[in-house]
Source information:
The RNA shown here (Bacterial large signal recognition particle RNA) has 270 nucleotides and comes from an Acidimicrobiia bacterium. Its mean pLDDT, the model's own confidence on a scale to 100, is 77. It was read from a public genome assembly, where an Rfam model found it. Its Rfam family is "Bacterial large signal recognition particle RNA". It is annotated as a non-coding RNA gene. Rfam describes the family as follows. The signal recognition particle (SRP) is a universally conserved ribonucleoprotein involved in the co-translational targeting of proteins to membranes.
RNA sequence: UCGUGCUAGGUGGGGCGGUUAGUGGCGCCCUGUACCCGAAGUCCUCUUCAUGCGGGGCCGAAUGCCCGCCUGAGGGUGGUAGUGAGCAAGGUCUAGCGCCAGGCACGCGGUGUUGACAGAUUGGGUCCCACGCGGCGUGGCCCCGUGAAGUGGGUCAGGUCCGGAAGGAAGCAGCCCUAAGCGGUUUGUCGCGGGUGACGUGGGGUUGCCCUGUCCGAGCCAGCGACCUGGUUGCGCUUACUCAUUCCCACUCGAAGGCGGGCUGCACAU
Repeated sequence: UCGUGCUAGGUGGGGCGGUUAGUGGCGCCCUGUACCCGAAGUCCUCUUCAUGCGGGGCCGAAUGCCCGCCUGAGGGUGGUAGUGAGCAAGGUCUAGCGCCAGGCACGCGGUGUUGACAGAUUGGGUCCCACGCGGCGUGGCCCCGUGAAGUGGGUCAGGUCCGGAAGGAAGCAGCCCUAAGCGGUUUGUCGCGGGUGACGUGGGGUUGCCCUGUCCGAGCCAGCGACCUGGUUGCGCUUACUCAUUCCCACUCGAAGGCGGGCUGCACAU
């Protein structure tokens, strides 16, 4: 110097969270290569400055370890500003929108000299009373039919009774008529009643409303838009808080990487 076999060592690291007296692990995230199996949350270990535990595999004295500098993914905390969302308050915010109410009559529209609006007035209606007429409901009468075995009428076969006879008498069934009653039909008629009527007549009639006629002589309406006033808090707006997020700043932790320096075991063999 080269080779072989061992051993130490290595086989990821970091942040956050959680718990704890405290470190580490199972959780989440970042980095990027850095093996497999098992258990672990009122948990699994360890401990005075702190690594994981148990069982295997691989690398193995350089691709290892230590120190310093540079650089720096990413995370955490705080702050300013912006944005979004939520919640709370204010009540018109020099000044907004929406909605509601009132006003006005600028625009559109409708209507008006075939006479508007308002007013006055004539006559009517609406309103009330009475009467009448009609209609509805109901009752009676009239009409038709039916209707008494026994307790209506008439006529009474047969049969019965009186009589010497002539002739009389009572009278069942049947038939006819009828009473009370029952049924029917469409008219008629007489009463009663009303939550009856685009009806008639008469009378009344405070106010209001409607219509027509006359007078008057040019606007009237207020649907939509505009404008004004008031109200409302539904939206906008203002303020505060909470959450999230972006940029920047400060602090903090910090992987991977680069540079430099240092430390390196044993055995065999050549």